Context: one part of a larger RNA
RNA sequence: GAACGAACGUUAGCGGUGUGGAUUAGGCAUGCAAGUCGUGCGCGAAAGCCUUCGGGCGAGUAAAGCGGCGAAAGGGUGAGUAACACGUAACCAACGUACCCUUCAGAUCGGGAUAACCUCUGGAAACGGUGGAUAAUACCGAAUGGUCCCGCGGGAGACAUCUCCUGGGAGGUAAACGGCGGCUUCGGCUGCUGCUGAGGGAGCGGGUUGCGGCCUAUCAGCUUGUUGGUGGGGUAACGGCCUACCAAGGCUUCGACGGGUAGCGGGUCUGAGAGGAUGAUCCGUCACACUGGGACUGAGACACUGCCCAGACUCCUACGGGAGGCUGCAGUCGAGAAUCUUCCGCAAUGGGCGAAAGCCUGACGGAGCGACACCGCGUGCAGGAUGAAGGCCUUCGGGUUGUAAACUGCUGUCACGCUAUAGGAACGGCGUAGUAUUAAUAGUGCUGCGAUUGACUAAAGCGAGAGGAAGAGCCGGCUAACUACGUGCCAGCAGCCGCGGUAAUACGUAGGGCUCUAACGUUGUUC
Numbered sequence: 001g002a003a004c005g006a007a008c009g010u011u012a013g014c015g016g017u018g019u020g021g022a023u024u025a026g027g028c029a030u031g032c033a034a035g036u037c038g039u040g041c042g043c044g045a046a047a048g049c050c051u052u053c054g055g056g057c058g059a060g061u062a063a064a065g066c067g068g069c070g071a072a073a074g075g076g077u078g079a080g081u082a083a084c085a086c087g088u089a090a091c092c093a094a095c096g097u098a099c100c101c102u103u104c105a106g107a108u109c110g111g112g113a114u115a116a117c118c119u120c121u122g123g124a125a126a127c128g129g130u131g132g133a134u135a136a137u138a139c140c141g142a143a144u145g146g147u148c149c150c151g152c153g154g155g156a157g158a159c160a161u162c163u164c165c166u167g168g169g170a171g172g173u174a175a176a177c178g179g180c181g182g183c184u185u186c187g188g189c190u191g192c193u194g195c196u197g198a199g200g201g202a203g204c205g206g207g208u209u210g211c212g213g214c215c216u217a218u219c220a221g222c223u224u225g226u227u228g229g230u231g232g233g234g235u236a237a238c239g240g241c242c243u244a245c246c247a248a249g250g251c252u253u254c255g256a257c258g259g260g261u262a263g264c265g266g267g268u269c270u271g272a273g274a275g276g277a278u279g280a281u282c283c284g285u286c287a288c289a290c291u292g293g294g295a296c297u298g299a300g301a302c303a304c305u306g307c308c309c310a311g312a313c314u315c316c317u318a319c320g321g322g323a324g325g326c327u328g329c330a331g332u333c334g335a336g337a338a339u340c341u342u343c344c345g346c347a348a349u350g351g352g353c354g355a356a357a358g359c360c361u362g363a364c365g366g367a368g369c370g371a372c373a374c375c376g377c378g379u380g381c382a383g384g385a386u387g388a389a390g391g392c393c394u395u396c397g398g399g400u401u402g403u404a405a406a407c408u409g410c411u412g413u414c415a416c417g418c419u420a421u422a423g424g425a426a427c428g429g430c431g432u433a434g435u436a437u438u439a440a441u442a443g444u445g446c447u448g449c450g451a452u453u454g455a456c457u458a459a460a461g462c463g464a465g466a467g468g469a470a471g472a473g474c475c476g477g478c479u480a481a482c483u484a485c486g487u488g489c490c491a492g493c494a495g496c497c498g499c500g501g502u503a504a505u506a507c508g509u510a511g512g513g514c515u516c517u518a519a520c521g522u523u524g525u526u527c
Stems, first nucleotide, its partner, number of pairs: 001527004006523005013377006019370002026333003030330003035069003040066002048057003076288003086212007095205003100201007108142004117132002120129003147170004178193006214260003221251003226248008263285004267278004290311005313324004341367001343366003349363001350361004380410004390401004414468001416463003423457002428452001430450008471516005476497003482511005492499002
């Protein structure tokens, strides 16, 4: 000199864009943060309104239930991890893949339950138990297809192995047009959507290998599933991943093993560069979810707001037993030098579900708070000398503050008050025209046009009026800026050198000056 997620002191007008729990991965009250689908299924209210008092509408709506998809994403944090965790380059020789796109083939015949509900009943509650009834795109059996395994034969090939044909065996599909719509001469025709098997694609995931990047030798030897092999098991898959047996290997001064520290990268800061430091925000990736362990479900988890066990802690209890997990968004206590609103909205972007309307979304979009950072603007402009008064200094003549003020004439940014439009809006649904599909002028898809959809929010315009808006540090040298008084090695200053013991430009105050300016200084840290 530059920088900062800064803090502290004094001061403070406005706006824009960013940014804000770095410490206790300490504890958490409260609310919200993951639902959705009635075009899968069986059920099915009420308030209220109307009434001719029978009932009707509400409504086959809401709620609860079965079922499907999602909940493994998105969001948070950096504890752990020195590791194939990360970065980079490659590979699968040994893998998986729900949703999406695409190709081919198919969807046949049967069956038994169960929840909601009703009945009885246990418990303070959480939560259950008995009996009865019922449905499915829920579940089960069989067939066909395909898949896998075994045996025989044939062909290619040196073999491993691969390919084709045939026979046997094992496990073993589907929602038999299921759901919705349109037309119908009731025969059927047709559109959309969904289901099953096999293959391909896209994207995603899993695994393997080379290389690269911390400190420490006051850590020198480490290792027994350890290193390799065979058989077996396990996995989506390779592998000591696991197991039995066999061999005795494997790593290491090019630092093994141990200890300490730490998420890693793109980047960021600094620097002429080389390098050094760093890893907030944003992006990629990994790990974690009260602590430790475990599996279940599933395409995917060993699963932040799922389950089970153990532990610590908190809460409820009728003492028998139960409930909980903010390292989501706000918020609270604690600790700390220190870090915000218990706000608005799904209008936009994105995500989940749904045929769609739509619902959900503390992701996100916004507003709020903080000079925390950067940037921009303002606090007026011009004239104005008897150089007024006052202050300070003085050699008492004067000098200086100082065109500064007063005063005169203007201007109107910002703030204030009033008024007020654009853009962020595209879609979707509705209306309408064309077109494709079709037997069809139904229906449905696509395209055009019209009106409609904003949480938040400028700009511009008008009004008034210099009004509401300047401080902070420093002035011995480094280093821009000097005098007076007070003090008297005292009180004090200080980044270094050093000042202060009676004329201190170095302490304190005042006047003056210098520098930066809505900031100015101090402290801390990095280069």